[in-house]
Context: one part of a larger RNA
RNA sequence: UGAACGCUGGCGGCGUGGUUAAGGCAUGCAAGUCGAACGAUCUCCAUUAGCAAUAGUGGAGGUAGUGGCAAACGGGUGAGUAACACAUUGGUAACCUACCCCAAAGACUGGAAUAACCCGAGGAAACUUGGGCUAAUACCGGAUGUGCUCCGAUGAUUAAUUCACCGGAGUAAAGCUCCGACGCUUUGGGAUGGACCUAUGUUUCAUCAGCUAGUUGGUAGGGUAACGGCCUACCAAGGCUACGACGAAUAGCGGGUGUGAGAGCAUGACCCGCCUCACUGGGACUGAGACACUGCCCAGACUCCUACGGGAGGCUGCAGUCGCGAAUCUUCCCCAAUGCACGAAAGUGUGAGGGAGCGACGCCGCGUGAUUGAUGAAGCCCUUCGGGGUGUAAAAAUCUUUUCUUUAAGACGAACUAAUGACUGUACUAAAGGAAUAAGGACCUGCUAAACUCGUGCCAGCAGCAGCGGUAAUACGAGUGGUCCAAGCGUUACCC
Numbered sequence: 001u002g003a004a005c006g007c008u009g010g011c012g013g014c015g016u017g018g019u020u021a022a023g024g025c026a027u028g029c030a031a032g033u034c035g036a037a038c039g040a041u042c043u044c045c046a047u048u049a050g051c052a053a054u055a056g057u058g059g060a061g062g063u064a065g066u067g068g069c070a071a072a073c074g075g076g077u078g079a080g081u082a083a084c085a086c087a088u089u090g091g092u093a094a095c096c097u098a099c100c101c102c103a104a105a106g107a108c109u110g111g112a113a114u115a116a117c118c119c120g121a122g123g124a125a126a127c128u129u130g131g132g133c134u135a136a137u138a139c140c141g142g143a144u145g146u147g148c149u150c151c152g153a154u155g156a157u158u159a160a161u162u163c164a165c166c167g168g169a170g171u172a173a174a175g176c177u178c179c180g181a182c183g184c185u186u187u188g189g190g191a192u193g194g195a196c197c198u199a200u201g202u203u204u205c206a207u208c209a210g211c212u213a214g215u216u217g218g219u220a221g222g223g224u225a226a227c228g229g230c231c232u233a234c235c236a237a238g239g240c241u242a243c244g245a246c247g248a249a250u251a252g253c254g255g256g257u258g259u260g261a262g263a264g265c266a267u268g269a270c271c272c273g274c275c276u277c278a279c280u281g282g283g284a285c286u287g288a289g290a291c292a293c294u295g296c297c298c299a300g301a302c303u304c305c306u307a308c309g310g311g312a313g314g315c316u317g318c319a320g321u322c323g324c325g326a327a328u329c330u331u332c333c334c335c336a337a338u339g340c341a342c343g344a345a346a347g348u349g350u351g352a353g354g355g356a357g358c359g360a361c362g363c364c365g366c367g368u369g370a371u372u373g374a375u376g377a378a379g380c381c382c383u384u385c386g387g388g389g390u391g392u393a394a395a396a397a398u399c400u401u402u403u404c405u406u407u408a409a410g411a412c413g414a415a416c417u418a419a420u421g422a423c424u425g426u427a428c429u430a431a432a433g434g435a436a437u438a439a440g441g442a443c444c445u446g447c448u449a450a451a452c453u454c455g456u457g458c459c460a461g462c463a464g465c466a467g468c469g470g471u472a473a474u475a476c477g478a479g480u481g482g483u484c485c486a487a488g489c490g491u492u493a494c495c496c
Stems, first nucleotide, its partner, number of pairs: 001493001003492005010366006016359002018324001023322003027319003032069003037066002040063010076277001078275001086201003090197003095194002100190007108142004117132006147171006154164003175182001203249003210240003215237008252274004256267004279300005302313004330356001332355003338352001339350004369399004379390004404433005413423001440485005445466003451480005461468002
């Protein structure tokens, strides 16, 4: 240290946990929401008519559909990438920006459809298809034009058709309502987010020395939000390179992290910013924004279903599973809080997030009792047989209750008058009980703190280095004693 392994293991807090196969995935969940845009349909309630069935009106709730917004965020990964990818610094007079804020002006008048629904048809399914009806903030005309866009004239002039003014052409809109509002259209500004460009920095190999035809530049056109060989046609023959081009290998980058007196060296887990990818490769559509992780199309590999005609799928989201591996967790609870999406709101959704669970994986804290207690029990070890050691250690006595068990009471986190807490009957508090529930690991030849006895006899074995062991081994194995750490201790791997 994101560790692993061996022995051992009482508690709590805070962190942290697939570093390997970007290998394959069963199952569930992870993006919805709006009835105050719209038509339908079902259920319930109230009410009116009725004997009733039923019909009408109003309200509440549900269902799928049209429509709107969101789905480009949030979450994951590091495969690719040595590059304007990232970091720092500037630039855009070459740019875009839904929702939000500010300002100005407006919203007039019409139309044709279509889903749902009804009636059929095909298909094993996925689903497809014909006919008929209907609504809208869905779609399409006409009007108006503060403005905006384009063209032309005049004037001023600018680095630049840059600015001013005039004329012409084109170009908008949608309603809903609980009457408070909320929406709609055009234009300008802001905010936020993004795009592009410049300079500098950014690993190893020269056993990689030459590389390059859209290549380098120009003209014209296309394309883009925008500059640009970005693309195309034509013209020229350029462009890069020992200040390392081109090629190969490796690698996401930074804030940071580890170490070190520093310089530096190593590194980029968790958290934050940026980039990148979403079974593999390619492509566009929609949209303010994607070339889109849980959208679409094509091709491929793989898996599954099939009535063999044809279909379905994509965990590098959260859990979980197989595999691989020395090795890495629960198919848990909740939207109460923080945030996000939608909604006027109530609210709904949210594996984001908040929590709990598992693992001594790490850091920190606490405990495993305290005091008294013998020239010193027993046992064990050593002995020169006198004694010495374990050792105040134990026993015993007195005391305490952190921890533990039981009982009682019980939060903060809730903002916003009320209501609302997953965590949680948790933390914390009080009372009672009883030393009660809790110690190991490595080492003791020198380096290096700590030694004696027995066993073994170059055997068995040890070992980081030097080296121990061949009959008195402080080095092997054991006992006793000791040393160092301590809920850990050692070993291995890696970095300084």